[in-house]
Context: one part of a larger RNA
C1' cells in the first nucleotide's frame, strides 16, 4: 500500500422485509450428468455451464461409427518435362453410391499467309495442398463477469531516507469523485452526466392511408365514386422541462420539502452506451495465428448408422390438477411484422389436417388475418368429473429423392399420473407482476425455445435489526 475480520461508523441494491405469482410433487418438452453403445462427434461446469455454441441433426448439416473407394488429391500458387484421336465423354458393364472398366463421338485462345511459337486444358515429377488433429497455460480478435458499481489515474507542487502519501481525506449533498464549502495543494485525463434512438404533448410542412367532418352522386351494404385535407394517421422539421417561477428550510451555498402552471416535472419512461482492472474466466470448432503432430492418411468422396440410446440424477420450460372453471353458439376491439423459384382472397370438395382454384399484390393500396382473453346466451354442479390430457390402437394429410430407425399435423377410439406439491428455492416496485393472443428470424418440412408486438391489468414497501452483493472512512492483523 492492499487484501481479509463471525471489528466499528455512514450509505446503497427486489438484498431482506411487505406483497403477488412460481420452481421443488405429476405428465410431457428440452439441455446436462451418468450409464450404455461400433458410434452415441466436440465444446461450455458455482454465481458468470446445463431451451448454452445450435436463429431448425430424417439424407445433407456432421466434425462420430461401420463399410466401400480416391490418391498431386474436393481447393490455391509456382517450376520442369510432355500434351491430338490426347483431354473430355453419350451408351454399356460392375456397384448401395462413390468409384472403377470399356468406349461411339471428340476439343479452345492469341500472333502468323503458312510452318510454327506461346497460352489455356490435361498428364508426369517436384516445391506443396489438406487436417473441426493437440496446445485458449504460446496468441490476435471477440465475449462473459464484478457492474451502470462510482470509481481508476496523471502533471506540477508539497510531505516522507524509502515503499508511498497528499490531491481523491473532512462538513453537507446527490442516482453519481453529482455539486457546494473547507483544506498544501493547484489543475487535468479515463469514467458519471449530457450530446444519439424510441416513447409521452403541441405546431409547421406533406398528402393515391384516413374522414362523411362539410357538399354532391350511388348502393342491400361498404370512402364505393366526384371532391376535400379539417380530424385520425404516416414521417420529416421544430417547440417544450431548465428546479425557470412562488413559499418556507439550509451556511446567504450546493441541495432537499411543498405549491403554481403544464401533456409531462426535478435524471418524465425505456434503449444504446460498460472506466483502470479482476477471474492464466470462455473461445485454436466462427475467423486469424506461433509451435507440435499427420500426409495412399489424423486428408478427400460415398452408402448406411449415430448425434433421437435409458435403471437413474439435476437444470430450464410447457400443460394441468378445475366452477374467477370446462364445453357450445353468437358479437366486438390491436400493435408490430412478413410476402416473387413468395403471400395467396372469393368460390368449390373434405368432419378436419388439407385439396382444387387462381382474383389481387414487388405491397400505408392485395394477401398472410382469425387476434385471444373480454362481452352476451345456453349446458355442466364438485365428481378423478363434460377437469386434465399422457400413453396406445386404427385411419388419413402435407413437406421432401426418401418420414423404419427419426418429422409435423388431422380424425375416431383409448383415456394414465395429477385433488396445489417436503426440506429448500426463483422472479417482479407500474402499464411492472400476473394473464391473453399476434408476428418474425432459422427453415423444403419441423418451436412448449429464442427475438419482438400489442390486449386486460394488480398487490405491497412499516422499515434497514438480520441474509447476500457492493461503495466510502476508520481499526486490528501472525496474510501478500
Nucleotide at each position: 500500500u492492499g487484501a481479509c475480520g463471525g471489528g466499528g461508523g455512514c450509505c446503497c441494491g427486489c438484498a431482506c422485509a411487505a406483497g403477488c405469482g412460481g420452481u421443488g410433487g405429476a405428465g410431457c418438452a428440452u439441455g446436462u450428468g451418468g450409464u450404455u453403445c461400433a458410434a452415441u462427434u466436440c465444446g461450455a461446469c458455482g454465481c458468470a455451464a446445463c431451451g448454452c455454441g445450435a436463429a431448425g441433426a430424417a439424407c445433407c448439416u456432421u466434425a462420430c461409427c461401420c463399410a466401400g473407394g480416391c490418391u498431386g488429391g474436393a481447393c490455391a500458387a509456382g517450376c520442369a518435362g510432355g500434351u491430338a484421336g490426347u483431354a473430355a465423354a453419350a451408351a454399356c458393364c460392375u456397384g448401395a453410391a462413390a468409384g472403377g472398366g470399356c468406349a461411339a463421338u471428340g476439343a479452345g485462345g492469341u500472333a502468323g499467309c503458312a510452318a510454327u511459337a506461346c497460352c489455356a486444358u490435361c498428364c508426369u515429377g517436384c516445391u506443396c495442398a489438406g487436417g473441426u488433429g493437440c496446445u485458449g497455460c504460446a496468441u490476435g480478435g471477440c465475449u462473459g463477469u464484478c457492474g451502470u458499481c462510482a470509481g481508476c489515474u496523471c502533471g506540477u507542487g508539497c510531505c516522507g531516507u524509502g515503499a508511498g502519501g497528499u490531491g481523491u481525506u473532512g462538513g453537507g449533498u446527490u442516482a453519481a469523485g453529482u455539486c457546494c464549502c473547507g483544506c498544501a495543494a493547484c489543475g487535468a485525463g479515463c469514467g458519471c452526466a449530457a450530446c444519439c434512438c424510441c416513447u409521452g404533448u403541441c405546431u409547421u410542412u406533406a398528402g393515391u392511408u384516413g374522414c362523411c367532418a362539410u357538399c354532391g352522386g350511388g348502393u342491400c351494404a361498404u370512402g364505393c365514386c366526384g371532391g376535400g385535407c379539417a380530424c385520425u394517421c404516416u414521417a420529416a422539421a421544430g417547440a417544450g422541462a431548465c428546479u425557470g417561477c412562488c413559499c418556507a428550510g439550509g451556511a446567504u451555498a450546493a441541495c432537499g420539502g411543498g405549491g403554481a402552471g403544464g401533456a409531462a416535472g426535478g435524471u418524465g419512461g425505456g434503449g444504446a452506451u460498460g472506466a483502470c482492472g479482476u477471474c492464466a474466466a470462455g473461445u485454436c470448432a466462427g475467423c486469424a495465428u506461433g509451435g507440435c503432430c499427420u500426409u495412399u492418411a489424423u486428408g478427400c468422396c460415398u452408402g448406411g448408422g449415430g448425434c433421437u440410446a435409458c435403471a437413474c440424477a439435476c437444470g430450464u420450460g410447457c400443460u394441468a390438477c378445475a366452477a374467477u372453471g370446462g364445453c357450445c353458439g353468437g358479437u366486438a376491439c390491436a400493435a408490430a411484422g412478413g410476402g416473387c423459384u413468395g403471400c395467396a382472397a372469393a368460390c368449390c370438395c373434405g368432419c378436419a389436417a388439407g385439396g382444387g382454384g387462381g382474383a389481387g399484390c414487388c405491397a400505408a393500396u392485395c394477401c398472410c388475418a382469425a387476434a385471444a382473453a373480454a362481452c352476451c346466451g345456453g349446458c355442466c354442479u364438485c365428481a378423478g368429473u363434460u377437469c386434465a390430457g399422457a400413453u396406445u390402437g386404427a385411419g388419413g394429410u402435407c413437406u421432401g429423392c426418401a418420414a423404419c430407425u427419426c418429422g409435423a399435423c388431422c380424425u375416431c377410439a383409448u383415456g394414465a399420473a395429477g385433488g396445489a406439491g417436503g426440506a429448500a428455492u426463483c422472479g417482479c416496485u407500474a402499464g411492472u407482476a400476473a394473464u391473453c393472443c399476434c408476428g418474425g428470424a432459422u427453415c423444403a418440412g419441423c418451436a412448449c425455445g429464442c427475438c419482438g408486438g400489442g390486449g386486460u391489468g394488480a398487490a405491497u414497501a412499516c422499515g434497514u435489526u438480520c441474509c447476500c452483493g457492493g461503495g466510502c472512512c476508520u481499526u486490528g492483523c501472525a496474510c501478500a
A computed fold for a 480-nucleotide part of an RNA from an uncultured bacterium, annotated as small-subunit ribosomal RNA, 3' major domain. The RNAcentral record of the full RNA draws on ENA, Greengenes and SILVA.